[in-house]
RNA sequence: AGUGGUGAUAGAGGUGCAGGAUUCAAGAGUAGGGCUUCAGAGAAUGAUGAGAUUCGAAGAAGAAGCUUGAAAGGGGAGACCUGCCGAAGUGAAAGGAAACUCAUAUUUCUUUUUGCUGGUUUUGUAUUUAAUAGAUGCAGAACUGUCAAGAUCAAGAAUCUUGGAGAGCUAUCUCACAC
Numbered sequence: 001a002g003u004g005g006u007g008a009u010a011g012a013g014g015u016g017c018a019g020g021a022u023u024c025a026a027g028a029g030u031a032g033g034g035c036u037u038c039a040g041a042g043a044a045u046g047a048u049g050a051g052a053u054u055c056g057a058a059g060a061a062g063a064a065g066c067u068u069g070a071a072a073g074g075g076g077a078g079a080c081c082u083g084c085c086g087a088a089g090u091g092a093a094a095g096g097a098a099a100c101u102c103a104u105a106u107u108u109c110u111u112u113u114u115g116c117u118g119g120u121u122u123u124g125u126a127u128u129u130a131a132u133a134g135a136u137g138c139a140g141a142a143c144u145g146u147c148a149a150g151a152u153c154a155a156g157a158a159u160c161u162u163g164g165a166g167a168g169c170u171a172u173c174u175c176a177c178a179c
Stems, first nucleotide, its partner, number of pairs: 002177004007173005014085001016084005022077003032068007042055004047104005088117012118144011146164007
C1' cells in the first nucleotide's frame, strides 16, 4: 500500500443448475372402441349459466358380462449433446395468448416490475398429482463453499467457535475524486 463503483473480463462451490435427445418403469388392463343383455330419453364440446354445433327410438345416459386397448403431464438413468454459476427456483402486481362463442372464475404458456432463496441432502406439515414418486410453500436438522470477527500457533498453514449473504467471493483491469 487512499476513497468511491449493481463498472469490464475471467473464474470457484459440486450428487452444481436448466434444457434437449435416447431409453425404462408407472400411468393401466385405466380412458376409449366392438358385441350381448337390462334399461328407455337424453348425451357430448375443461367448471357453472346462456348460446351454437354434433350424436341419439336404425336406441342416448346408466348398469352387468365378454373382447380389444392407448396417450399426455410428471418421474428415473451407465451415460450423451447444448447453454451456463441468480446458474435457476419461487411469491406478489400489471399486461398478452389459448381451452367452440359470451359472462364469471379456474388452468396452462409468455412479457415487464419488484421481493425472497449461496448450494446439496433430509424431517414434519400444507398444496398439487394416479402416486406414499416428484415438485412447490412454511418451519427445522445435517453437510458443504465463501467472506468477516475471535481463539489456538513464534508467524504461516491448518483446526475450532460465532455471524453475514450471490447486489456476494477470488484474480486481473478500468472510471472518477484526492494526495

Predicted 3D model of a 179-nucleotide RNA (Lysine riboswitch aptamer) from Bacillus ectoiniformans. It matches the Rfam family "Lysine riboswitch aptamer". Rfam links the family to the GO term lysine biosynthetic process. It was read from a public genome assembly, where an Rfam model found it. The organism belongs to Bacillus, within Bacteria. The prediction has a mean pLDDT of 79.